[in-house]
Context: one part of a larger RNA
RNA sequence: UUGGGCGUAAAGCGUAUGUAGGCGGCUCGUUAAGUCGGGUGUGAAAUCCCUGGGCUCAACCCAGGAGCUGCAUUCGAUACUGGCAGGCUUGAGUACAGGAGAGGGUGGCGGAAUUCCCGGUGUAGAGGUGAAAUUCGUAGAUAUCGGGAGGAACACCUGUGGCGAAGGCGGCCACCUGGACUGAUACUGACGCUGAGUAUACGAAAGCGUGGGGAGCAAACAGGAUUAGAUACCCUGGUAGUCCACGCUGUAAACGAUGAGUGCUAGAUGUCGCGGGAUUUGACCCCUGCGGUAUCGUAGCUAACGCGUUAAGCACUCCGCCUGGGGAGUACGGCCGCAAGGUUAAAACUC
Repeated sequence: UUGGGCGUAAAGCGUAUGUAGGCGGCUCGUUAAGUCGGGUGUGAAAUCCCUGGGCUCAACCCAGGAGCUGCAUUCGAUACUGGCAGGCUUGAGUACAGGAGAGGGUGGCGGAAUUCCCGGUGUAGAGGUGAAAUUCGUAGAUAUCGGGAGGAACACCUGUGGCGAAGGCGGCCACCUGGACUGAUACUGACGCUGAGUAUACGAAAGCGUGGGGAGCAAACAGGAUUAGAUACCCUGGUAGUCCACGCUGUAAACGAUGAGUGCUAGAUGUCGCGGGAUUUGACCCCUGCGGUAUCGUAGCUAACGCGUUAAGCACUCCGCCUGGGGAGUACGGCCGCAAGGUUAAAACUC
């Protein structure tokens, strides 16, 4: 490289947008580039293959034939692919009307709880543990009542519920704003799918820079225990950090360990959103369509586990990735970063 693969054995980029490229609905005409057929020229000889011959055979040599799968040119064919021109509406999209939603951003408001401060009541303990101690408390703690400050998070509702491309999103209200879905018409007329990269954007937590903030929690650190030891698990404290603004970092078991899109292929049971029908009013219930989500399961698939119309089934298009273990996601170099480091990515050697 070919082939074979990528849920768990090696292997789906963390996610999206999108450039080049690849692929692309129905129909009519035209062209004849791809494609197919014929002719002509060329495709040196030797070699290869076939037939015959010569060295006693063979290797080897000689003669003849075939072939040289190709290229060029010319004449044709027109189903498919492509080009050009026209048409279509089912793919895609736009307009309209709706309801659902922790989708995003900004501002404001609220109550519970923890901590701290002030005051009242009140007295000797409290706290903590397996048991203790460090710790707090007669300078009045813990408990309890009233008042105040401040920060962070939003109990119940809450649900294999919802929304988002992923990361993720949960008190309430207002404003700004993205997407999906349903319904009924009208319009555009293939405008589509995928998507290399040194393209662009987003991207948990931790971490970094500057400035704020700091209640609780809590790496580091200190002390008390435990223990043979205990640089831990347990306890008492406690600083970065956690929070906000702006900027950076760009990684995760970033997981459904399952790339995106399209078509086809038994059912059953929930649930969410919208619509239709029937029946009636009951927050229901029954039948049904579309779109999500969840469990079971047929065929089929799978090494098995399992997957199973939300496929890991049957097919097509495009991208990414894998190729024994270790060395190693390392070294060197490039690019990026303030740094931490990230990304791209070997080899010797060894089993």